[in-house]
Molecule: THF (Tetrahydrofolate) riboswitch aptamer
Organism: Halanaerobiaceae bacterium
RNA sequence: GGCAGAGUAAACAGCUGCGCGUUGUUAGUGCACCGGGAUGGGACGUUGCCCGGUGACGAAAGCUCAGGCUGCGGUGCAGCUGUUGCGUCCGCUGUC
Numbered sequence: 001g002g003c004a005g006a007g008u009a010a011a012c013a014g015c016u017g018c019g020c021g022u023u024g025u026u027a028g029u030g031c032a033c034c035g036g037g038a039u040g041g042g043a044c045g046u047u048g049c050c051c052g053g054u055g056a057c058g059a060a061a062g063c064u065c066a067g068g069c070u071g072c073g074g075u076g077c078a079g080c081u082g083u084u085g086c087g088u089c090c091g092c093u094g095u096c
Stems, first nucleotide, its partner, number of pairs: 001096005010084010020073003031055007041090005061070003
């Protein structure tokens, strides 16, 4: 030097556990816009992600022995399994 390969943030599905909200000028999710941040080992950066703000939209209650129980929300967090997952350069691994 040629060729091949690995690795992020994270996303989706299933299961488990512990929570939150359940009629409110609503919680949370999702959506749009704005600002900021972290992101393969390094640099630049994209998708995606996280945080904050604004806007529109917007929930299902029932039972009870009063201890709770069953639901509902494209609900939060954690764990496990499976699938997916860096563009360029350098580095790394294998090989010639």